[in-house]
Context: one part of a larger RNA
RNA sequence: CGUUGAUUCUUGAGGAGAUUUCUUCCUAGUACGAGAGGACCGGAAGGAACUAACCUCUGGUGUACCAGCUGUUCCGCCAGGAGCAGCGCUGGGUAGCUAUGUUGGGAAGGGAUAACCGCUGAAAGCAUCUAAGCGGGAAGCCUACUCCAAGAUUAGGAAUCUAAGAUGCGUGGAAGAUGACCACGUUGAUAGGCUCUAGGUGUAAGCGCGGCGACGCGCUCAGCCGAGGAGUACUAACAAUCGUUUUC
Repeated sequence: CGUUGAUUCUUGAGGAGAUUUCUUCCUAGUACGAGAGGACCGGAAGGAACUAACCUCUGGUGUACCAGCUGUUCCGCCAGGAGCAGCGCUGGGUAGCUAUGUUGGGAAGGGAUAACCGCUGAAAGCAUCUAAGCGGGAAGCCUACUCCAAGAUUAGGAAUCUAAGAUGCGUGGAAGAUGACCACGUUGAUAGGCUCUAGGUGUAAGCGCGGCGACGCGCUCAGCCGAGGAGUACUAACAAUCGUUUUC
């Protein structure tokens, strides 16, 4: 820009992806074979690698979470803290992101075939799978499975609205380089704050008691807490713009 109003939901021409393989058991120590050995067909189970999604579990990370520890400077001193020292070091760790973790996948089915195996059957009174005709038959082909898809210019279809709708702006997002996408904008839970809570750390400070003291015990499963969940309009989502085919 087109598809000749808009929104939502779709059809699928066409395209992409996937397509792997092993072992064990039953049938059955059966058929076969002198024995040694050892099946077809059919059924079941367990793996490997690959792949998709996810974070309940097991772990990793988690430099705005918690605790412990050392040196030093500072807060007048004690106590308690702050800065710096690779996040100073160490032990843990929420969300998120993750694999070595968890769950799923390859299938089954249908169609046309290859080599090959056949039926009927002449040319050629026989024979012959082939010449007419009709079957069977592969991890391969077309489908089937997943995804994209009407610029499929042959631009498809349906429903609804039609003073419809959309953009920008703002608050944000398990969306994201920017656009885009999604949620919300007071008729409001979109983010922050606050309250409660999950979860993490592991029992704060202060005071009391005990001990010469280091320290221990009690108040105290405390205190503190980033990204989790819920509630709550306290704060910020103010105020605006474009567009409106057809019809008159």